RNA sequence: GUGGGUGUAGCUCAGCUGGUAGAGCAGCAGAUUGUGGUUCUGCGGGUCGCGGGUUCAAGCCCCGUCACUCACCCCA
Numbered sequence: 001g002u003g004g005g006u007g008u009a010g011c012u013c014a015g016c017u018g019g020u021a022g023a024g025c026a027g028c029a030g031a032u033u034g035u036g037g038u039u040c041u042g043c044g045g046g047u048c049g050c051g052g053g054u055u056c057a058a059g060c061c062c063c064g065u066c067a068c069u070c071a072c073c074c075c076a
Stems, first nucleotide, its partner, number of pairs: 001072007010025004019056001027043005049065005
């Protein structure tokens, strides 16, 4: 350089045909316990990598771009 894949909560990941963004763990509060842990209940936490476009409506479609990653090509 060429082609592909991935990017969503602090972490690991779902999100089906475009129609209210979710789970587990972690965090916080409460219950339980002599304390802690375990267990149970509840709560908070998101510019969906970034910019633009299409659409009544975009995590999802289109274009550009960035990061990570895989394969290939060129040079050494």
Predicted 3D model of a 76-nucleotide RNA (transfer RNA) from a bacterium. It matches the Rfam family "tRNA". It is annotated as a transfer RNA. The sequence was found in a public genome assembly.